The RNA shown here (transfer RNA) has 73 nucleotides and comes from a Clostridia bacterium. Taxonomically the source falls in Clostridia (Bacteria, Bacillati, Bacillota). The coordinates come from a structure-prediction model, not an experiment, and the mean pLDDT is 80. It matches the Rfam family "tRNA". Gene Ontology term of the family: triplet codon-amino acid adaptor activity.
[in-house]
RNA sequence: GCUGCUGUGGCUCAGUCGGUAGAGCACGUCAUUGGUAAUGACGAGGUCAUCAGUUCGAUUCUGAUCAGCAGCU
Numbered sequence: 001g002c003u004g005c006u007g008u009g010g011c012u013c014a015g016u017c018g019g020u021a022g023a024g025c026a027c028g029u030c031a032u033u034g035g036u037a038a039u040g041a042c043g044a045g046g047u048c049a050u051c052a053g054u055u056c057g058a059u060u061c062u063g064a065u066c067a068g069c070a071g072c073u
Base pairs, nucleotide, nucleotide: 001072002071003070004069005068006067007066010025011024012023013022019056027043028042029041030040031039049065050064051063052062053061
């Protein structure tokens, strides 16, 4: 330098041939206990890497950029 893959709550990951974004763990409150742990209920937390384009509408399609990983030279 070229090619490919990945980028989504604090962490690990789903999601979709375009239509209001989910799970597990972690966190907070409550219940339970003599007290922890465990368990249960409820809750908070995301501008879906960034910037543009297409569209009535984009996490999803297109382009560029950034970061990480892998391969080739």